About this RNA:
Model confidence (mean pLDDT): 81 of 100. Predicted 3D model of a 73-nucleotide RNA (transfer RNA) from a Calditrichia bacterium. Its Rfam family is "tRNA". It is annotated as a transfer RNA. A reference for the family is Lowe and Eddy (1997), "tRNAscan-SE: a program for improved detection of transfer RNA genes in genomic sequence", Nucleic Acids Res. It was read from a public genome assembly. Lineage of the source: Bacteria > Pseudomonadati > Calditrichota > Calditrichia.
């Protein structure tokens, strides 16, 4: 300069073939306990990197930016 992969909770990731955003772990409360770090119950937390399109709807489909990784010259 070109090509490929990847960007969803604080962290590591899921999300079939477009149709209400989830799991662990961490974190709040709360139980049980003489007392916890074990073990239960509740819960809170997201502009799904960005900006435009496509659709009656977009994390999911196109495009362009930008971060990150990787390859070639």
């Nucleotide at each position: 300069g070109c090509c490929c992969a990847c960007g969803u909770a604080g962290c590591u990731c899921a999300g079939g073939a477009g149709g209400u955003a989830g799991a662990g772990c961490a974190c709040g409360u709360c139980c049980u306990u003489g007392g916890u770090a074990a073990g239960g119950a509740c819960g809170a937390g997201g502009u799904c990197a960005g900006c435009g399109g496509u659709u009656c709807a977009a994390g999911u489909c196109c495009g362009c930016u930008c971060g990150u990784g990787g390859g070639c010259u």